[in-house]
The RNA shown here (Bacterial RNase P class A) has 340 nucleotides and comes from a Fidelibacterota bacterium. The RNAcentral record of the sequence draws on ENA. Its mean pLDDT, the model's own confidence on a scale to 100, is 76. It is recorded under the gene name rnpB.

RNA sequence: UGGGUUGGUCGGUUGAUUGCUUUUUAUAAAGAGGAAAGUCCGAACUCCGCAGGAUAAAGUGCCUCAUAACGAGAGGAUCUCAUUGAGAGAAUGGAAAGUGCCGCAGAAAAUAUACCGCCAUUUUUAUGGUAAGGGUGAAAAAGUAGUGUAAGAGACUACUAUUAUUUUUUGGAAAAAAAAUAAUUGGUAAACCCCACUUGGAGCAAGAUCAAGUAGCCUUGUGUUUUCCGCAUUGAAAGGCGGGUAGAUCGCAUUAGUAUAUUAGUGAUGAUAUACAUAGAUGAAUAAUCAACGCUAUAUUUAUAUAGUACAGAAUUCGGCUUAUAGGCCAACCCAAAUU
Numbered sequence: 001u002g003g004g005u006u007g008g009u010c011g012g013u014u015g016a017u018u019g020c021u022u023u024u025u026a027u028a029a030a031g032a033g034g035a036a037a038g039u040c041c042g043a044a045c046u047c048c049g050c051a052g053g054a055u056a057a058a059g060u061g062c063c064u065c066a067u068a069a070c071g072a073g074a075g076g077a078u079c080u081c082a083u084u085g086a087g088a089g090a091a092u093g094g095a096a097a098g099u100g101c102c103g104c105a106g107a108a109a110a111u112a113u114a115c116c117g118c119c120a121u122u123u124u125u126a127u128g129g130u131a132a133g134g135g136u137g138a139a140a141a142a143g144u145a146g147u148g149u150a151a152g153a154g155a156c157u158a159c160u161a162u163u164a165u166u167u168u169u170u171g172g173a174a175a176a177a178a179a180a181u182a183a184u185u186g187g188u189a190a191a192c193c194c195c196a197c198u199u200g201g202a203g204c205a206a207g208a209u210c211a212a213g214u215a216g217c218c219u220u221g222u223g224u225u226u227u228c229c230g231c232a233u234u235g236a237a238a239g240g241c242g243g244g245u246a247g248a249u250c251g252c253a254u255u256a257g258u259a260u261a262u263u264a265g266u267g268a269u270g271a272u273a274u275a276c277a278u279a280g281a282u283g284a285a286u287a288a289u290c291a292a293c294g295c296u297a298u299a300u301u302u303a304u305a306u307a308g309u310a311c312a313g314a315a316u317u318c319g320g321c322u323u324a325u326a327g328g329c330c331a332a333c334c335c336a337a338a339u340u
Stems, first nucleotide, its partner, number of pairs: 001336010012293007020031004033311001037322002040320005045203004057199005062076004077092001078090004093194002098192002100188003115134002117130005142160006161184010207250004216241005221233004257276008294309007
């Protein structure tokens, strides 16, 4: 200098006019995002349910850390994949409890078997032995060398590989390394299943307060009556009670807050100090127009013109994950070439 891998970050600016929402400093002040989205996971908050135990159902499944909490996050272990390299991915307990499944091809897909081949035998277009080699497949019954044999074979031996157990060492743990002993039983559990652990339900349309009209009830009054009781008073006298519909208010904006600086830690994350108050609608505000600048593209031309300016719009609130996103910026690492 060129190309690449991984991670982080910004997400247009200014002014004028008109309009909308909220707020008791009202000729004022404030007014969408990194994802406000999907509603996937976890919490706060609210109501309902709940002696205790078991089953069912669903979820989770290596270790440690961190957190209000989590199936998310950070760091590590193990395995797999890719590249020259930086890297990427993993529901990662059990297949030796049991059951099932493994297309096509192939002799055979699991108590092994025999198409070509090899060997033996006068049943030679057959019978028997064999599994070195070839062939099929995503996967073929451990690999290499030797012994052995008619030909061959873990049939046997040595070394290697894999699995399990035990011991020692290292590590905080998962785990790793070494030694000894035993075994060599295909894959699939995101098939049933087994093991361990966890789990009550509904959600701000939760829920709470106030409260017209209307049903119903009570008291007084009035009518009937000589008086009391009773009856009537929805073809209308007054006052009160009442459940909580319409409607209104709260929940609802000061908190697992924000910003900056210092600091502990590899990191997720934590600690300290200072400053700040920062949307709250409910048929649902956050907008429209104009001007200037910035950015991108094209054209002529080298300073002008034309066109465009991503994804997308809060609804109880937080922590994560996932998805969408024009263009720009930064950092670490890798490869190649050149120069010193």
It matches the Rfam family "Bacterial RNase P class A". The family's RNA type in Rfam is ribozyme.